[in-house]
Context: one part of a larger RNA
RNA sequence: GCACAUAGUGAAUGCCUAGGCACUGAAAGGCGAUGAAGGACGUGCUAAGCUGCGAUAAGCUCCGGAUAGCGGCAAAGACGCUACAAAUCGGAGAUCUCCGAAUAGGAUAACCUGCUACAAGUAAUUGUAGAAUUCCACUUUGUGGAAAGCCAAACCUGGGGAAGUGAAACAUCUCAGUACCCAGAGGAAAAGAAAGCGAAAGCGAUUCCGUCAGUAGUGGCGAACGAAAGCGGAACAGCCCAAACCAAGUUUAUCUUGGGGUUGUAGGAUCCACGAUAUGGCAUUGAUUCUGGUUAGGUGAAGCUUCAGGAAAGUUGCGCCAAAGAGGGUGAAAGGCCCGUAACCGAAAACUGGAAUCAGCCUAGAGGACACCUGAGUAAUGCGACACACGUGAAACUUCGCAUGAAUCUGCGCCGACCACGGCGUAAGGCUAAAUACUAAUCAGUGACCGACAGUGAACAAGUACCGCGAGGGAAAGGUGAAAAGAACCGCUGCGAGCGGAGUGAAAUAGUACCUGAAACCAUGUGCUU
Numbered sequence: 001g002c003a004c005a006u007a008g009u010g011a012a013u014g015c016c017u018a019g020g021c022a023c024u025g026a027a028a029g030g031c032g033a034u035g036a037a038g039g040a041c042g043u044g045c046u047a048a049g050c051u052g053c054g055a056u057a058a059g060c061u062c063c064g065g066a067u068a069g070c071g072g073c074a075a076a077g078a079c080g081c082u083a084c085a086a087a088u089c090g091g092a093g094a095u096c097u098c099c100g101a102a103u104a105g106g107a108u109a110a111c112c113u114g115c116u117a118c119a120a121g122u123a124a125u126u127g128u129a130g131a132a133u134u135c136c137a138c139u140u141u142g143u144g145g146a147a148a149g150c151c152a153a154a155c156c157u158g159g160g161g162a163a164g165u166g167a168a169a170c171a172u173c174u175c176a177g178u179a180c181c182c183a184g185a186g187g188a189a190a191a192g193a194a195a196g197c198g199a200a201a202g203c204g205a206u207u208c209c210g211u212c213a214g215u216a217g218u219g220g221c222g223a224a225c226g227a228a229a230g231c232g233g234a235a236c237a238g239c240c241c242a243a244a245c246c247a248a249g250u251u252u253a254u255c256u257u258g259g260g261g262u263u264g265u266a267g268g269a270u271c272c273a274c275g276a277u278a279u280g281g282c283a284u285u286g287a288u289u290c291u292g293g294u295u296a297g298g299u300g301a302a303g304c305u306u307c308a309g310g311a312a313a314g315u316u317g318c319g320c321c322a323a324a325g326a327g328g329g330u331g332a333a334a335g336g337c338c339c340g341u342a343a344c345c346g347a348a349a350a351c352u353g354g355a356a357u358c359a360g361c362c363u364a365g366a367g368g369a370c371a372c373c374u375g376a377g378u379a380a381u382g383c384g385a386c387a388c389a390c391g392u393g394a395a396a397c398u399u400c401g402c403a404u405g406a407a408u409c410u411g412c413g414c415c416g417a418c419c420a421c422g423g424c425g426u427a428a429g430g431c432u433a434a435a436u437a438c439u440a441a442u443c444a445g446u447g448a449c450c451g452a453c454a455g456u457g458a459a460c461a462a463g464u465a466c467c468g469c470g471a472g473g474g475a476a477a478g479g480u481g482a483a484a485a486g487a488a489c490c491g492c493u494g495c496g497a498g499c500g501g502a503g504u505g506a507a508a509u510a511g512u513a514c515c516u517g518a519a520a521c522c523a524u525g526u527g528c529u530u
Base pairs, nucleotide, nucleotide: 001528002527003526004525005524006523008521014515015479016478019450020449021447022446023445024444025443026442028439029438030150031149038099039098040097041054042053043052045077049073050072060093061092062091063090064089065088069081070080071079104113105112106111115130116129117128118127119126120125133147134146135145136144137143138142155186156184157183158182159181160180166173170220196203197202207234208233209232210231211230217225218224238431239430240429241375245259246258247257248256249255250253264409266374267373268372270369271368272367274365280362281361282360285359286358287357288356289355290354291353292352293351294350295349297345298344299343303318304317307314320335321325327339328338329337380404381403382402383401384400385399390416411426412425413424414423415422466473467472486514489501490500491499492498
């Protein structure tokens, strides 16, 4: 040096899962000045940590379920609780230090400093309550109400708004109205009952999906961008004001309130002359009754034996249940041992859906005359922009800034310059469910998803330890055994460590540095070779 064997080191591998990941269904979609989210500090017989809780502090009260044990993780000891019902589970309530929107004033968060009223006390003092800001209302030097802040790194609307990139460079263009910032809202939001579509003598609010169609178009006609009608589906729901006119009121104002009225085959008001005296509905609110659901639970079928084994669920023999042979556990592999499963049952209390009834609210025709009303700094035009698939183009239509500035139903807008004819609609006020988007949290479930270098960063005291002034960065770390039965006692030794006996156990080369225990590496022994 090589080979083999035996030990060690080491952690791969195998098996496992307490944790993740993705998705489905249901339900929910908010919390907060009645002080939130999130914290600080406390709180136990007990040191720290986690969890719970708040000076009533791992808890207090009531109601309901359930039950023989209980004092969380978490052992042991001490001391207690409990059939006068504890512990435990659910509902309702009480308490709830300090910080935090933080709100009496201040501040380097969890601290400091006062004031007012009332009560107790001789007093020092103690206790209780109150006082921020902004907006609104009112009986106005005050009282009452509302807001704020948080989140789910999601979804939505609005206001701002890039660049890397692509164009094989780059400037219009693209990326993209994306990322990001700000404001605001809801369980959805937005949109929405035609001054529509666009060529059908047609359709008939909005939204979403499929198609139309990568079509028509736009485009340094480059890169690229990219419709709509129509058709097929999902879901369907329509309404209310302003005005004319009438009445009342007072603060006499182009006021307020009530009636009236709401549309395009125009409608309404007024006047005239008719007709009806109902019908239908509700998206709003309340009451009562009934009936579901959620938040604890309950009943729940059917097996014994032989063998080897540490242990039976394996095996053997003979049987059983099944609206239950989903799944998990139990000393190996259990329909019948345990928990469950199928099926059925259940609420004192709180919340919630639906139905009925009542209350409440809404809802009607047709003709003639007349020419009163039908949303004004509006429409439109000019200039400058935006958004429309559409880059100024022949560029309509929409929206905005500045300027100018109509008409009033014999009106006005639109039908992609513009004109004619012919059509479509009725602007300048408002509301509106469903179909659609999303998922932090909750319940139930599923997986040709992972299995500890994987899967969340995190299966463990994990956003912990640690790093950083800070914003922020950010780990490693799972497995004895069926059961601690966790090794009494003895020996060596430093009253050690470690080891050897003894004992437990199926096994201790399963001894807490604990399942399996590969390789590198190291040691010893034997053999071979030099």